[in-house]
Molecule: transfer RNA
Organism: FCB group bacterium
RNA sequence: GCGCCAGUAGCUCAACCGGAAGAGCAACGGCCUUCUAAGCCGUAGGUUGAAGGUUCGAGUCCUUCCUGGCGUA
Numbered sequence: 001g002c003g004c005c006a007g008u009a010g011c012u013c014a015a016c017c018g019g020a021a022g023a024g025c026a027a028c029g030g031c032c033u034u035c036u037a038a039g040c041c042g043u044a045g046g047u048u049g050a051a052g053g054u055u056c057g058a059g060u061c062c063u064u065c066c067u068g069g070c071g072u073a
Base pairs, nucleotide, nucleotide: 001072002071003070004069005068006067007066010025011024012023013022019056027043028042029041030040031039049065050064051063052062053061
């Protein structure tokens, strides 16, 4: 250089054929406990890597770019 894959919450990952984003852990609050841990209940947290395009509607499709990984010479 070329090809392929990935990028979504602080972290690890879902989201089916395009119908508008959810879980676990972590954080915070409460219950329980003499206290802590564990357990239970709840709350908050998202420009879906960036910019355009298609569409009534995009995390999802198209183009370019950025970052990481793998392959190839």